[in-house]
Source information: The RNA shown here (SAM riboswitch aptamer (S box leader)) has 98 nucleotides and comes from a marine eukaryotic metagenome. It matches the Rfam family "SAM riboswitch aptamer (S box leader)". Rfam's curators write: The SAM riboswitch is found upstream of a number of genes which code for proteins involved in methionine or cysteine biosynthesis in Gram-positive bacteria.

RNA sequence: UUAUCAAGAAAGGCCGAGGGACAAGACCCAUUGAAGCCUUAGCAACCCUUUAGAAAUAAAGAAGGUGCUACUUUCUGCCGCUUUUUGUGGGUAGAUAA
Numbered sequence: 001u002u003a004u005c006a007a008g009a010a011a012g013g014c015c016g017a018g019g020g021a022c023a024a025g026a027c028c029c030a031u032u033g034a035a036g037c038c039u040u041a042g043c044a045a046c047c048c049u050u051u052a053g054a055a056a057u058a059a060a061g062a063a064g065g066u067g068c069u070a071c072u073u074u075c076u077g078c079c080g081c082u083u084u085u086u087g088u089g090g091g092u093a094g095a096u097a098a
Stems, first nucleotide, its partner, number of pairs: 001098005010040005018029003024076003041069003046065002048061005073093001078090004
């Protein structure tokens, strides 16, 4: 810089009190074991592989590089519209990939 972020996918071991990025608020998860580390398994298909194609792209795949496996990126937060407390569009910030 570009793309995506409402889908999907968990068991075990070690450890021991916090955790869900961010002031604040809300709502949750957690001693029936949080976060972290390790192992195994899985999900997805960004890179990747194969096929078709001039290309754009489409279909199939999963060996490898990442990522991920509570809650929409948990929700609000800043702005517009709608309105009267909600809905909706965007923005900021963040995450991931190339």
The sequence is in RNAcentral, with records from MGnify.